[in-house]
RNA sequence: UGCGGUCUUCGGGGCAAGGUGACCCUUUUCAGGGGAAUUCCUGACCGGCGGUAUAGCCCGCGAGGCCGGGCAUCUAAAUCAUAAUUUUCCAUAAUAAUUCGGGUGCCUAGCCAGAACCGGUGUAAUUCCGGUGCCGACGGUAAAGUCCGGAUGGAAGAAGAUCUUU
Numbered sequence: 001u002g003c004g005g006u007c008u009u010c011g012g013g014g015c016a017a018g019g020u021g022a023c024c025c026u027u028u029u030c031a032g033g034g035g036a037a038u039u040c041c042u043g044a045c046c047g048g049c050g051g052u053a054u055a056g057c058c059c060g061c062g063a064g065g066c067c068g069g070g071c072a073u074c075u076a077a078a079u080c081a082u083a084a085u086u087u088u089c090c091a092u093a094a095u096a097a098u099u100c101g102g103g104u105g106c107c108u109a110g111c112c113a114g115a116a117c118c119g120g121u122g123u124a125a126u127u128c129c130g131g132u133g134c135c136g137a138c139g140g141u142a143a144a145g146u147c148c149g150g151a152u153g154g155a156a157g158a159a160g161a162u163c164u165u166u
Base pairs, nucleotide, nucleotide: 002165004163005162006161007160008159009158010157017042018041019040023034024033025032026031044146045145046136047135048061049060050059051058056134057133064112065111066110068108069107070106071105072104073103074102075101077099078098116132117131118130119129120128138149139148140147
């Protein structure tokens, strides 16, 4: 210095301010009172990880959904042979094996699933600057990127320590 092992820590942000108001009650049915939206409307705010000229919108990954394969292990039931043991035999018990169903853990494959253009600078930028736009899992609830929940969870990955060997 490199490969490898073990361990530790870290690892997601965001509705300010307004508008509307189903429905309920009273009543002289003119209307008054209460009142469901951080989800609708105006507007506001946010942006994981690796790559690359600095990225929510390029390429890939993670989280989310669907659907397989392999290995290990646990468990229920059924079937069956007999090496072995007991026995005169029948029979019984035990062990093991096989098959199928279920649970758990690890590894691995595929599919689905968002959004950007123009101009400028420059060797190089859909990443910087200017302009104008767009996107955002699942469940709950008056319809959610932002509230509540799974989640004190998981994870792409990042940093460090230590050991062995060369």

Predicted 3D model of a 166-nucleotide RNA (FMN riboswitch aptamer (RFN element)) from a bacterium.
The prediction has a mean pLDDT of 77.
The sequence was found by an Rfam model in a public genome assembly.